Transfer RNA from a Rickettsiales bacterium, 71 nucleotides, folded computationally. Model confidence (mean pLDDT): 84 of 100. It matches the Rfam family "tRNA". Rfam links the family to the GO term triplet codon-amino acid adaptor activity. The family's RNA type in Rfam is transfer RNA. The RNAcentral record of the sequence draws on ENA.

[in-house]
RNA sequence: GCGGGUGUAGAUUAACGGUAAAUUAUUUGCCUUCCAAGCAAAAGAUAAGGGUUCGAUUCCCUUCACCCGCA
Numbered sequence: 001g002c003g004g005g006u007g008u009a010g011a012u013u014a015a016c017g018g019u020a021a022a023u024u025a026u027u028u029g030c031c032u033u034c035c036a037a038g039c040a041a042a043a044g045a046u047a048a049g050g051g052u053u054c055g056a057u058u059c060c061c062u063u064c065a066c067c068c069g070c071a
Base pairs, nucleotide, nucleotide: 001070002069003068004067005066006065007064010024011023012022013021018054026042027041028040029039030038047063048062049061050060051059
């Protein structure tokens, strides 16, 4: 330099173009003499920009980061 893949809560993963979901972690409450465990709730995210579309995490283009291969 060329080609391919990945990018979503702190972490690990979902989501036929139609309300962004779950587990875990965090916080709060309940329970308990206290802690742990258990139960309930809350907050928290689509790498960036642009395009297509009534509507984009999803389709297209560019850039960025990481991984793999070729040279």